[in-house]
Molecule: Lysine riboswitch aptamer
Organism: Tepiditoga spiralis
RNA sequence: GAAAAGUACGGAGGCGCAUCUGCGAUUAGUAAUCUAUUUUCGCUUGAGGAAGCAUGGGAUAGACGAAAGGCAAAGAUGCCGAAGGAUAUAAAGGUUCCUCACUUUAUAUUCCUGGUUACUCGGGAAAUACCCGUUUAACUGUCACAGUUAUGUGGAGAGCCGUUAGCAUA
Numbered sequence: 001g002a003a004a005a006g007u008a009c010g011g012a013g014g015c016g017c018a019u020c021u022g023c024g025a026u027u028a029g030u031a032a033u034c035u036a037u038u039u040u041c042g043c044u045u046g047a048g049g050a051a052g053c054a055u056g057g058g059a060u061a062g063a064c065g066a067a068a069g070g071c072a073a074a075g076a077u078g079c080c081g082a083a084g085g086a087u088a089u090a091a092a093g094g095u096u097c098c099u100c101a102c103u104u105u106a107u108a109u110u111c112c113u114g115g116u117u118a119c120u121c122g123g124g125a126a127a128u129a130c131c132c133g134u135u136u137a138a139c140u141g142u143c144a145c146a147g148u149u150a151u152g153u154g155g156a157g158a159g160c161c162g163u164u165a166g167c168a169u170a
Stems, first nucleotide, its partner, number of pairs: 001167001008163004014080001016079006024071001033063008042053003046100005083113003086109008114140005121133004142155005
């Protein structure tokens, strides 16, 4: 100095990322169950189909009264493609069964995203929490180029910084 993402080790970005435990709040005076009254031809579902029920379904009042998932103070652990998403495959879940959708887990793919925060719209969720995607903006780190400087423009993490193996040249 060069090459295909491509030697090996270490390191940085900050309300930095993820996992586990979980005081506690919410879910909720809700669902379910029982009693009374009343009403209806429908109901078992997020949707469709099958099958079943009609002793079914809905409403009001009273009694009794949860849970799962999600959040979570504080702490511990692993780390800097930390991690998240998308697609595909497989399994499990909730309803009587099947299919689709949804949720959770695992595997694969370099297909997307440097990071944080706020906003718009949408999805999950009981939810104004939180999570995910998207739009716009600000802040921030990194490299390249321009610039006397302040700074500006642009790129992407298969990046960047340090040391180092191999190849080539001096």